[in-house]
RNA sequence: GCUGGCAUAGCUCAACGGUAGAGCAGCUGAUUUGUAAUCAGCAGGCUGUGGGUUCGAGUCCCUCUGCCAGCU
Numbered sequence: 001g002c003u004g005g006c007a008u009a010g011c012u013c014a015a016c017g018g019u020a021g022a023g024c025a026g027c028u029g030a031u032u033u034g035u036a037a038u039c040a041g042c043a044g045g046c047u048g049u050g051g052g053u054u055c056g057a058g059u060c061c062c063u064c065u066g067c068c069a070g071c072u
Stems, first nucleotide, its partner, number of pairs: 001071007010024004018055001026042005048064001050062003
């Protein structure tokens, strides 16, 4: 220098172009003498940046940034 992959909740990951979810973690309550475990509930995301296509984009296209891999 070229090519490909990945970027979504604190972490690990889902999500046919049509209201962004789960597990763990966190908070509250129940249970317990207390803790843990268990059960019930709650909160937490403008989906890496900037554009484009579309009635509608996490999803399709382009650019940039970061990480990983391959080629030279």
Record summary
This is a predicted structure of a 72-nucleotide RNA (transfer RNA) from a Deltaproteobacteria bacterium. Its Rfam family is "tRNA". The prediction has a mean pLDDT of 81.